A computed fold for a 1441-nucleotide RNA from a metagenome, annotated as small-subunit ribosomal RNA. RNAcentral holds the sequence, with entries from SILVA. The prediction has a mean pLDDT of 82.

RNA sequence: CUUAACACAUGCAAGCCGAACGGUAAGGCUCGACUUGUCGAGUACACGAGUGGCGAACGGGUGAGUAACGCGUAUGCAACUUACCUCUAACUGGAGCAUAGCCCGAAGAAAUUCGGAUUAAUACUCCAUAAUAUCCUGAAAUUACAUGAUUUUUGGAUUAAAGCUCCGGCGGUUAGAGAUGGGCAUGCGUGCCAUUAGCUUGUUGGUGAGGUAACGGCUCACCAAGGCAACGAUGGCUAGGGGGUCUUAAAGGAUGGUCCCCCACACUGGUACUGAGACACGGACCAGACUCCUACGGGAGGCAGCAGUGAGGAAUAUUGGUCAAUGGGUGCAAGCCUGAACCAGCCAUGCCGCGUGCAGGAUGGAUGCCCUACGGGUUGUAAACUGCUUUUAUACUAGAAGAACUCUCUCGACGUGUCGGGAGCUGACUGUAUAGUAAGAAUAAGGAUCGGCUAACUCCGUGCCAGCAGCCGCGGUAAUACGGAGGAUCCAAGCGUUAUCCGGAUUUAUUAGGUUUAAAGGGUGCGCAGGCGGGAUAAUAAGUCAGUGGUGAAAUACUACAGCUUAACUGUAGAACUGCCAUUGAUACUGUUAUUCUUGAGUAUAGUUGAGGUGGGUGGAAUGUGACAAGUAGCGGUGAAAUGCUUAGAUAUGUCACAGAACGCCAAUUGCGAAGGCAGCUCACUAAACUAUUACUGACGCUGAGGCACGAAAGCGUGGGGAGCGAACAGGAUUAGAUACCCUGGUAGUCCACGCUGUAAACGAUGAUUACUGGAUGUGUGCGAUACAUUGUGCGCGUCUGAGUGAAAGCAUUAAGUAAUCCACCUGGGGAGUACGUCGGCAACGAUGAAACUCAAAGGAAUUGACGGGGGCCCGCACAAGCGGAGGAACAUGUGGUUUAAUUCGAUGAUACGCGAGGAACCUUACCUGGACUUAAAUGCAGAACGACCGCCACCGAAAGGUGGUUUCCCUUCGGGGCGGACUGCAAGGUGCUGCAUGGUUGUCGUCAGCUCGUGCCGUGAGGUGUCGGGUUAAGUCCCAUAACGAGCGCAACCCCCAUUGUUAGUUGCCAGCUGGUAAAGCAGGGGACUCUAACAAAACUGCCGGUGUAAACCGUGAGGAAGGUGGGGAUGACGUCAAAUCAGCACGGCCCUUAUGUUCAGGGCUACACACGUAUUACAAUGGUCGGUACAAAGAGCAGCCACUUGGCAACAAGGAGCUAAUCUCGAAAACCGAUCUCAGUUCGGAUCGAAGUCUGCAACUCGACUUCGUGAAGGUGGAUUCGCUAGUAAUCGUAUAUCAGCAAUGAUACGGUGAAUACGUUCCCGGGCCUUGUACACACCGCCCGUCAAGCCAUGGAAGCUGGGGGUACCUAAAGUCUGUAACCGCAAGGAGCGGCCUAGGGUAAAACCAGUGACUGGGGCUAAGUCGGAACAAGGUA
Repeated sequence: CUUAACACAUGCAAGCCGAACGGUAAGGCUCGACUUGUCGAGUACACGAGUGGCGAACGGGUGAGUAACGCGUAUGCAACUUACCUCUAACUGGAGCAUAGCCCGAAGAAAUUCGGAUUAAUACUCCAUAAUAUCCUGAAAUUACAUGAUUUUUGGAUUAAAGCUCCGGCGGUUAGAGAUGGGCAUGCGUGCCAUUAGCUUGUUGGUGAGGUAACGGCUCACCAAGGCAACGAUGGCUAGGGGGUCUUAAAGGAUGGUCCCCCACACUGGUACUGAGACACGGACCAGACUCCUACGGGAGGCAGCAGUGAGGAAUAUUGGUCAAUGGGUGCAAGCCUGAACCAGCCAUGCCGCGUGCAGGAUGGAUGCCCUACGGGUUGUAAACUGCUUUUAUACUAGAAGAACUCUCUCGACGUGUCGGGAGCUGACUGUAUAGUAAGAAUAAGGAUCGGCUAACUCCGUGCCAGCAGCCGCGGUAAUACGGAGGAUCCAAGCGUUAUCCGGAUUUAUUAGGUUUAAAGGGUGCGCAGGCGGGAUAAUAAGUCAGUGGUGAAAUACUACAGCUUAACUGUAGAACUGCCAUUGAUACUGUUAUUCUUGAGUAUAGUUGAGGUGGGUGGAAUGUGACAAGUAGCGGUGAAAUGCUUAGAUAUGUCACAGAACGCCAAUUGCGAAGGCAGCUCACUAAACUAUUACUGACGCUGAGGCACGAAAGCGUGGGGAGCGAACAGGAUUAGAUACCCUGGUAGUCCACGCUGUAAACGAUGAUUACUGGAUGUGUGCGAUACAUUGUGCGCGUCUGAGUGAAAGCAUUAAGUAAUCCACCUGGGGAGUACGUCGGCAACGAUGAAACUCAAAGGAAUUGACGGGGGCCCGCACAAGCGGAGGAACAUGUGGUUUAAUUCGAUGAUACGCGAGGAACCUUACCUGGACUUAAAUGCAGAACGACCGCCACCGAAAGGUGGUUUCCCUUCGGGGCGGACUGCAAGGUGCUGCAUGGUUGUCGUCAGCUCGUGCCGUGAGGUGUCGGGUUAAGUCCCAUAACGAGCGCAACCCCCAUUGUUAGUUGCCAGCUGGUAAAGCAGGGGACUCUAACAAAACUGCCGGUGUAAACCGUGAGGAAGGUGGGGAUGACGUCAAAUCAGCACGGCCCUUAUGUUCAGGGCUACACACGUAUUACAAUGGUCGGUACAAAGAGCAGCCACUUGGCAACAAGGAGCUAAUCUCGAAAACCGAUCUCAGUUCGGAUCGAAGUCUGCAACUCGACUUCGUGAAGGUGGAUUCGCUAGUAAUCGUAUAUCAGCAAUGAUACGGUGAAUACGUUCCCGGGCCUUGUACACACCGCCCGUCAAGCCAUGGAAGCUGGGGGUACCUAAAGUCUGUAACCGCAAGGAGCGGCCUAGGGUAAAACCAGUGACUGGGGCUAAGUCGGAACAAGGUA
């Protein structure tokens, strides 16, 4: 106690009256008796139990039930009642029988009961009297609201009482009036569900009777067949209602705890009794469930009163005090009772108030803490210290208000028992509030937060862990987001969290929203109800407006004032309570009634138009089939094929015949229809629209929930028909598969008649109607005017563009503009148009139509990119055309893999792989094994000792290193200084990690032509324009055009080399002419002519000519020129992309190691080897090999070097040895050419591998170097799929040099020259790129996104044989208590009672159904879940739109 209206131990919560009564169980007092603590008597002291009276129907509790006249509000009762109280009138006479108690007896465990005797009353009964009461019978008057009411009156009938007393009174009876309380009826208001649509038999009404305080089907008999319902009956679920409370600007929304009013209930159900009042919380009876007692035979009980207990629960208090006050009951009163009430206790649960000090104390201040760039920041005026105050706490002292009454005493007035005055008595709270005194800052601060929203920031720890989180989100090694710390911020005796409600949310929109594309217009029409509705006049006054009256309880809220020291709180007054009812008035508008009008609507007459509809008849072309003819080998089909047809004669061709279906041209941006839809020609029937005339009716109109009708295709039923096409199916292909796309066949179907279905992207994704609001232009069909070409006026169908509108796209008189009326529909995505239920249907299925659960989005329009097996234009050795290669062999080298103690590390598509490395035997070296060192391998500073250090010697050792010995520096003014290393201290070191923390550098797209800015303009904006368009270019190169005008980074040019010429200069280069000279040689004198060298200059600019073009520019076998259209190369690389590469070049943040991840030494490894790949080399031979001979370069390098020349060696090389620090000396060509030989073979090709012997470098060639000679002589006969380079001095081919380097694994790299081609039609295709455009569901951007089955886990849910439970109803049987009723025997004088019978009923039982829940083997789909399987359906033409 918001949950359990769950169960309750114990105590208390309703009694009072002796002034109604018989009396005396207890006590007091008096008297007596004595056993001195007992007995007896009395007692207007008192009183248990009992009779009687009043109360107990109030007060207090709870909210189960109730969707109702229950509540609220406003009325009515002419249809009623009211004890106690007030007022008025009258009365209060007599009689009688009992009974409880008491006494005696009996039964029982008890509760209790029974019998006998006796007794009283304000208990009960009878008689009398009585009307203004009630009833009956007449009469009259008044009044009105329907039945009626009121008054007066004649006669008749019926009915009452109680006493007590202090003598004052208190009571009692009848009647009337009042007050108060109650009862009944009515209008209006008061939840959700239509997946609840029909409900009802006392039901609806009438007549009569009964019953009630009273009306009434309230009950009964009879009669009639009504009553309620889409304005929501009936059913189901939920719920006490209101004043109020919270929130809101208001309208609203939510709510109903405390207080007040009403209702209902009292363990559950039923029933009555008593009474003024109950169908009664602390009364009765019965039934049921539960608990307790029991002697087993029977009994007792009801906290949803106050406390309290258990249980349930997240959760809610003391088994307290007092009747002092307020109020209630009773009594004459004192008084008694009162868990109402007033107080106290518990709880920061809420509201309010106060405190925990105040002033000074350097504007920056000590310690601590924190950060750090060592500067600081913060704690912080804070503290210390000085002065002051004392609320509160503590101690002591004083100490209330709330008290007025009643009563007693006394005084006064008068009517002698009422009123007034005075005094006395009465306080639970309470020694409380409050006041005073004392001392002393003393006794008193926490919580949350600090990424944004949102005020407040740093460090450390952690490392997608631990954790946080309201939403977004944070955490994967530099976390202001986790945890801690420091600091800060906000509140404060509280602070935060959670739950719920309103707000913000115009996000259910009355105020105040929408529906082309975001969710949302019904597929279309007709039309009942409903809603709305043209002009004029009159009436009325329902709506509407105004005034007045009543009511709208109090409290609450608001305003003002007042009382507690203030406030909360409380009091007084005011206004308000926006509502309802009544009444009076107004009449513009709406309504209603009446009259009228013609413009809305319709009708008439005359025309016009059309694939409008229905039924019949009929036509040609094509296709297929059949027959015949003629004819021969194929036809058909496809990307290519095959299946299929065909020598039994196909296809193709001709003639004839038949069948069914569809209607070429006309034909269109056309026309018609409500929509679906409608097309050869013709006939019949039929519907519509428009125009003209303005004759008729006179608002007849618009919309339209339900309802009815129509309604493509597919589908279903019955019967026909069946040429072509063609789901299913079969076969052939394609494919990884291919239940598809393609092909060959082919059944339903497509067609007709009748019936059903009722859906479509049924779309203009745009409901219908009416009115208004700019232009331009086309077209269909009417009418009219002039006139021969135009033009006016209608109704349709289109296009473009304004204003306006729209989120934009767009719409724009055919509105998506401006307004009005009516209907339909929407309210985040998924679940789901699903489930269940219902309705329709032959079925298929359709209509209506949720929830649980789950996500934080789903969606629209537009923008910029990116992408496309989209389009257009253009470029590139991109393809094509060519030449030569790779892929096959052997070897070299790099990589992967494997192996290993280690095979150090990095680079990995293009953009790694002869890459870092331009050179690993040691070193390098970073790796492994083992041995050593610890301020250390280097350098600086300081200190202190030393005089050396370096060395030398000995030993150990693989070395490094260690141990021991050796004691010797220079200068000096003799103080010291310099120098040196060892020691100590401070600074180390790390190729350890992170390139995803970085700088710098580099690769690639790409030497592609792009990338941007300022101002202006356009757009709500993202953004666009410029930069697009037309040309042109190698080029965003330039020109023209242009809402753009300019500019920047890129392009180009400026720079270097080469090609031509000139000038200058002439050594180390050159040598024509002259001279000298040699065997020969620019060797020498000399020369500058030439070559060359190296500086300057010239030259090329589409400049000139012709053609085309507006221009830019292009074309030309043009001229000139060494070179011609950027002459050929190089350097030069925009904004950016790839978290591209590099922490191992270097630098650097952070992290990590510090007798080791540092340093050092020896040896080993980086060189391994079943294998795979890349890049090269050498070959396979005759365009060749071998041998001999003869030529011609460029560019480089050189002193620890290049090495002429000589000698030796077959040779590598060695021994001598000149020159050269270089245009001086040295290193130096090969292909080629000439000749010889080989003759197509695994060879005189090829050279791997292996053996032997050597040379050189180097401390050292075992692992692991190169070279030489001799011998050996492997594979290989031009290389599959595929793939690479190259457009001219290029490819191909030939050699040369250099860097690194002791030497070299170099066949690599970088340069150099020699010889020197072929081909390009062209842009269809492959690849890459640029511009424009288009589509997009992509934006990590197609290596994107994304769908479905299956497999796994979890969750909620549907179905299901059934099982269990629940509430409500129906039928039948039975039936307690009890009211009512009937009644002869019994009791009673009587009234009456007992007993028995009847009706009804709670409950119980039985039965059959319906409904709602729970559960259920199994089963269906759904949702969710980092990395499962299979495919690839969608998004691009998504590869079959």